Annotation
This is a predicted structure of a 508-nucleotide part of an RNA (large-subunit ribosomal RNA, domain I) from Niveibacterium sp. SC-1. The coordinates come from a structure-prediction model, not an experiment, and the mean pLDDT is 84.

[in-house]
Context: one part of a larger RNA
RNA sequence: UGCAUGUGGUGGAUGCCUUGGCGAUCACAGGCGAUGAAGGACGCGAUAGCCUGCGAAAAGCUUCGGGGAGCUGGCAAAUGAGCUUUGAUCCGGAGAUGUCCGAAUGGGGAAACCCACUCCGCAAGGAGUAUCCCGUACUGAAUACAUAGGUACGCGGAGGCGAACGCAGCGAACUGAAACAUCUAAGUAGCUGCAGGAAAAGAAAUCAACCGAGAUUCCCAUAGUAGUGGCGAGCGAAUUGGGAAGAGCCUGUGCGUGAUAAUCAACUUGCUAGUGGAACGGUCUGGAAAGUCCGGCAAUAAAGGGUGAUAGCCCCGUACGCGAAAGCAAGUCGAUGGUACUGAGCGCACGAAAAGUAGGGCGGGGCACGAGAAACCCUGUCUGAAUAUGGGGGGACCAUCCUCCAAGGCUAAAUACUCGUGAUCGACCGAUAGUGAACCAGUACCGUGAGGGAAAGGCGAAAAGAACCCCGGGAGGGGAGUGAAAUAGAUCCUGAAACCGCAUGCAU
Numbered sequence: 001u002g003c004a005u006g007u008g009g010u011g012g013a014u015g016c017c018u019u020g021g022c023g024a025u026c027a028c029a030g031g032c033g034a035u036g037a038a039g040g041a042c043g044c045g046a047u048a049g050c051c052u053g054c055g056a057a058a059a060g061c062u063u064c065g066g067g068g069a070g071c072u073g074g075c076a077a078a079u080g081a082g083c084u085u086u087g088a089u090c091c092g093g094a095g096a097u098g099u100c101c102g103a104a105u106g107g108g109g110a111a112a113c114c115c116a117c118u119c120c121g122c123a124a125g126g127a128g129u130a131u132c133c134c135g136u137a138c139u140g141a142a143u144a145c146a147u148a149g150g151u152a153c154g155c156g157g158a159g160g161c162g163a164a165c166g167c168a169g170c171g172a173a174c175u176g177a178a179a180c181a182u183c184u185a186a187g188u189a190g191c192u193g194c195a196g197g198a199a200a201a202g203a204a205a206u207c208a209a210c211c212g213a214g215a216u217u218c219c220c221a222u223a224g225u226a227g228u229g230g231c232g233a234g235c236g237a238a239u240u241g242g243g244a245a246g247a248g249c250c251u252g253u254g255c256g257u258g259a260u261a262a263u264c265a266a267c268u269u270g271c272u273a274g275u276g277g278a279a280c281g282g283u284c285u286g287g288a289a290a291g292u293c294c295g296g297c298a299a300u301a302a303a304g305g306g307u308g309a310u311a312g313c314c315c316c317g318u319a320c321g322c323g324a325a326a327g328c329a330a331g332u333c334g335a336u337g338g339u340a341c342u343g344a345g346c347g348c349a350c351g352a353a354a355a356g357u358a359g360g361g362c363g364g365g366g367c368a369c370g371a372g373a374a375a376c377c378c379u380g381u382c383u384g385a386a387u388a389u390g391g392g393g394g395g396a397c398c399a400u401c402c403u404c405c406a407a408g409g410c411u412a413a414a415u416a417c418u419c420g421u422g423a424u425c426g427a428c429c430g431a432u433a434g435u436g437a438a439c440c441a442g443u444a445c446c447g448u449g450a451g452g453g454a455a456a457g458g459c460g461a462a463a464a465g466a467a468c469c470c471c472g473g474g475a476g477g478g479g480a481g482u483g484a485a486a487u488a489g490a491u492c493c494u495g496a497a498a499c500c501g502c503a504u505g506c507a508u
Base pairs, nucleotide, nucleotide: 001507002506003505004504005503006502007501008500009499015493016458017457020429021428022426023425024424025423026422027421028420029418030417031161032160039101040100041099042055043054044053046079049075050074051073061095062094063093064092065091066090070083071082072081106115107114108113116129117128118127119126120125131158132157133156134154135153136152137151138150139149165196166194167193168192169191170190176183180230206213207212217244218243219242220241221240227235228234248410249409250408252350253349254348255347256346257345262336263335264334266332267331268330269329270328271327272326274322275321276320280295281294282293284291296313297312304316305315306314359383360382361381362380363379364378365377366376369395390405391404392403393402394401445452446451465492468479469478470477471476
């Protein structure tokens, strides 16, 4: 030095575990905000820090319910001081307080700061003072009436935030076409505006085909068909049938008749705390019984979890019942309620039945349809009808025939989505996995910034976390003690390999 065996160190794989994730289903909710949000800054404890909670009334205050013996949140013990059957802590409803910043709104500003004015008040202090829109009143030019403008007031409105879904405006490129320009990607991504719990669409100037259907939306088929297309790459219907759902209406004048909505009350149901809830003992092994053996019991309860190993009967629960002072939601029934005014609906009569519109020219865009034989829809520009004896459409166009009635408006459901709440589930993951994040993570750290972005779980049933002695400055170790176990000793379950020792044997 090599090989082998044994025994250690280092290391943290593997196994087992799970507080965290991931994906679903059902129900609910679908908003919060000038009554100051979302999100923060700074504070508040007998407290030095962080988290949570709260706001100078500061881990809380009042009240109404629940509950019933301990409590003063967590990391996180100890000490101190207190509270509590005159019902605390805790849980739920309602209310009070709620510094400063933030739409931030008195002015300013380098967010959490600086500087004001007016009114009220003895003072401490309190209230008000942004902009825009709307309404009302006053005032008021050029310019006579007026209008513009100005001023004041209004328990009038808006503003900002929010995950996706929606409608609208603007709108790429990479890419594909094996290059690339029409084309594609794609009206996608992105930006902007606005809204709702859904939105949008919607009661035929629709389709159809000589038979007929009868608003819209969504799904399945028709069908990758008909078409379209440097007829390349690609794009891609409709009709019709079957389903989900189903709902129709309003807009002039006159006359007649005449309710509802809304609010309030009562009741019912549900939600926001809870509550009752069956049935087991012994033996053996063991540190521990839920395991073994023996003998019982309950079951509208053998879902699940916990307890020193695997528990229907030990604990929490589960099946099945019960329950609300207060608030919320839905529904039913009643009252205000008829004197007057207004007046939905219904009936009758007279009417009306949408013009710079339809259409056309030019240029674009949308329709599956790229100008094409290109109808139809929208319109930047120029034009420009008819008026139910009328007009639109039926894919150039014309006639016949059929069908509908534009240029005003409203409309539930079936459909889309999930920041969130509750319940339940998984041939989903199990710490290099599963969220980036099981752990004080969007943290530490990096970057001027936009932004990027980790690592890190496990002693034991219980701290019983090793008193005391010895070596040592300490670290660390040896005894002793605890424990079933300490090679479970806090760098703590298991403890692989690489790598590094020691001992022995063999070889050189």